The part of an RNA shown here (large-subunit ribosomal RNA, domain I) has 597 nucleotides and comes from a Dehalococcoidales bacterium. Its Rfam family is "Bacterial large subunit ribosomal RNA".

[in-house]
Context: one part of a larger RNA
RNA sequence: GGCAUAUGGUGGAUGCCUUGGUGCCAGAAGGCGACGAAAGACGUGGCUAGCUGCGAUAAGCUUCGGGGAGCCGCUAAACAGGUUUAGAUCCGGAGAUUUCUGAAUGGGGAAACCGGUUAAGAGUAAUAUCUUAACAUCUAUUACUGAAUUCAUAGGUAAUAGAGGCGAACGAGGGGAACUGAAACAUCUAAGUACCCUCAGGAAAAGAAAACAAUAGUGAUUUCCUUAGUAGCGGCGAGCGAAAGGGAAAGAGCUUAAACCAAAUAUACGAAAUAGCCCAUAAGCGUUGUAUAUUUGGGGUUGUGGGUUUUUGUCGGAUGAGGUUAUGGACUCGUCGAGAAGUUACAAAUCUAAUUCAUAGCUGAAUAACUUGGGAAGGUUAACCGCAGAGGGUGAUAGUCCCGUAAGCGAAAUGGAUUAGACUUCUUGGACAAAAUACCCGAGUACCACGGGACACGGGAAAUCUUGUGGGAAUCUGGGAGGACCAUCUCCCAAAGCUAAAUACUAUCUGGCAACCGAUAGUGAACUAGUACCGUGAGGGAAAGGUGAAAAGUACUCCGGUGAGGAGAGUGAAAUAGUACCUGAAACCAUAUGUCU
Numbered sequence: 001g002g003c004a005u006a007u008g009g010u011g012g013a014u015g016c017c018u019u020g021g022u023g024c025c026a027g028a029a030g031g032c033g034a035c036g037a038a039a040g041a042c043g044u045g046g047c048u049a050g051c052u053g054c055g056a057u058a059a060g061c062u063u064c065g066g067g068g069a070g071c072c073g074c075u076a077a078a079c080a081g082g083u084u085u086a087g088a089u090c091c092g093g094a095g096a097u098u099u100c101u102g103a104a105u106g107g108g109g110a111a112a113c114c115g116g117u118u119a120a121g122a123g124u125a126a127u128a129u130c131u132u133a134a135c136a137u138c139u140a141u142u143a144c145u146g147a148a149u150u151c152a153u154a155g156g157u158a159a160u161a162g163a164g165g166c167g168a169a170c171g172a173g174g175g176g177a178a179c180u181g182a183a184a185c186a187u188c189u190a191a192g193u194a195c196c197c198u199c200a201g202g203a204a205a206a207g208a209a210a211a212c213a214a215u216a217g218u219g220a221u222u223u224c225c226u227u228a229g230u231a232g233c234g235g236c237g238a239g240c241g242a243a244a245g246g247g248a249a250a251g252a253g254c255u256u257a258a259a260c261c262a263a264a265u266a267u268a269c270g271a272a273a274u275a276g277c278c279c280a281u282a283a284g285c286g287u288u289g290u291a292u293a294u295u296u297g298g299g300g301u302u303g304u305g306g307g308u309u310u311u312u313g314u315c316g317g318a319u320g321a322g323g324u325u326a327u328g329g330a331c332u333c334g335u336c337g338a339g340a341a342g343u344u345a346c347a348a349a350u351c352u353a354a355u356u357c358a359u360a361g362c363u364g365a366a367u368a369a370c371u372u373g374g375g376a377a378g379g380u381u382a383a384c385c386g387c388a389g390a391g392g393g394u395g396a397u398a399g400u401c402c403c404g405u406a407a408g409c410g411a412a413a414u415g416g417a418u419u420a421g422a423c424u425u426c427u428u429g430g431a432c433a434a435a436a437u438a439c440c441c442g443a444g445u446a447c448c449a450c451g452g453g454a455c456a457c458g459g460g461a462a463a464u465c466u467u468g469u470g471g472g473a474a475u476c477u478g479g480g481a482g483g484a485c486c487a488u489c490u491c492c493c494a495a496a497g498c499u500a501a502a503u504a505c506u507a508u509c510u511g512g513c514a515a516c517c518g519a520u521a522g523u524g525a526a527c528u529a530g531u532a533c534c535g536u537g538a539g540g541g542a543a544a545g546g547u548g549a550a551a552a553g554u555a556c557u558c559c560g561g562u563g564a565g566g567a568g569a570g571u572g573a574a575a576u577a578g579u580a581c582c583u584g585a586a587a588c589c590a591u592a593u594g595u596c597u
Base pairs, nucleotide, nucleotide: 001596002595003594004593005592006591007590008589009588015582016546017545020517021516022514023513024512025511026510027509028508029506030505031166032165039101040100041099042055043054044053046079049075050074051073061095062094063093064092065091066090070083071082072081107114108113116135117134118133119132120131121130122129137163138162139161140160141159142158143157144156145155170201171199172198173197174196175195181188185235211218212217222249223248224247225246226245232240233239253498254497255496256442260298261297262296263295264294265293266292267291268290269289276285277284278329279328280327281326282325283324303476305441306440307439308438309436310435311434312433313432314431315430317336318335319334320333321332322331337428338427339426340425341424342423350422351421352420353419354418355417356416357415358414359413361409362408363407367382368381369380370379371378383400384399385389391403392402393401447471448470449469450468451467452466453465454464457483478493479492480491481490482489533540534539553581556568557567558566559565
């Protein structure tokens, strides 16, 4: 020195564990913010480094409920000092306080800092100083002012209301790639994806047929299954890829424009008693009348076309008032009664009561002995409860020890939902039928041409939707569609608008589940984690869990540097469980013994 065995050291694999993660389900909620958010800075404890909480009233203040014996948050024990059955700590509702930064908003600024104006107050002999409040911008409305320039307008000032910023995904709109695939590549694909911008809601968008269909019919929209990888599109390559129909979920329908009537305002025209003043007669009045434009109120909303106007017929609760006057008629407005509807479209607020849910909680059955053991929940024997034998904890494996579980109960305060009532609105007027003639039925629109885009559809036979440029209709004897176009036939009524549900998503809260992980796994993060650390910065980004049932965390003695570390002793079931602490593999190191050279 090699090999073997044994005993140790080092090391931290493995096993077991779980405070943390991952995925999903159900319910709730779906926003916060100038009443100052999200995110922070700095403070704040008797002593206080970090975390948590809180804000100069600073681990807290007030009040209303719950609860019932200790309490003064965690790492983290002690000391000092308090508080509490006159109900503390703690939990929940409501409120107060809430420095400075931050949309940050009086001005500035290198965020958490600096410096103001006005008013009121404190203070000073007077300045100073201090406290409180207001003072940003934009938009809308209203009012007052007001240039060039007479009127006016621009502009200015004020008041009132709103906005601004943040936030995970889902949504709508405006823009919009490339890698890639086509085994290269250019049309094409990837893909209207990623990404950027704007805007909104708890959902959004869409939506009550100028729709589909096909000789039969359906009847707004949305979503799912199917139709179907079909019909089609396609350097007919790669690939892209419907719809009708059928079956489900959910279901809800409405409001305007115009014609016509009335009123107001403006402009124009006309007239001197004429049209006019609801009609008839008489008296009277006269800035009244006509036309156009705008506004307001009524009216009206459809495709077996609808509406308006006029005429006719039938039916139509009571009552009051009105016009230049009188009588009669007709008309308009109101009140009562009757009926209907409603806060989610078709108008829009609020209150009360009841029920129910949420935000603290409460009640809650039933076991003993012996035995092994450090410890009983294990074993043995004998019981009990069960609308409760889910789960967790307790010195090993507990239905009956503890927390719970099944079941039942509970709110002073705040919030949600449902129902009823108050309340509000609508109808009562007008409705129905018939006829006539005229008027209206959404215009730079439909449509056409050229150029684009969207439609599964790449210009194609290319309809349909959309629109940059140019041209440019009709009003029911009208117009659009049915995949070029024409005819027949059928369906529908554009150029205005609103609309719940079924659908999408989950940052957040509550509950639950898992042939999900178990510390090199699972989130980057089980622990002071987006921390330490790196980077000028954008940004990148760790490692690190386990004594024991209980600290009972080794009194005392000894060696040693008043060490480190150890030897006794003691605790404990165990100390080769001693805080470098469960188990403790291998590499590697050492010692002892044997053997080989």
RNAcentral holds the full RNA, with entries from ENA. The source organism's lineage runs through Bacteria, Bacillati, Chloroflexota, Dehalococcoidia and Dehalococcoidales.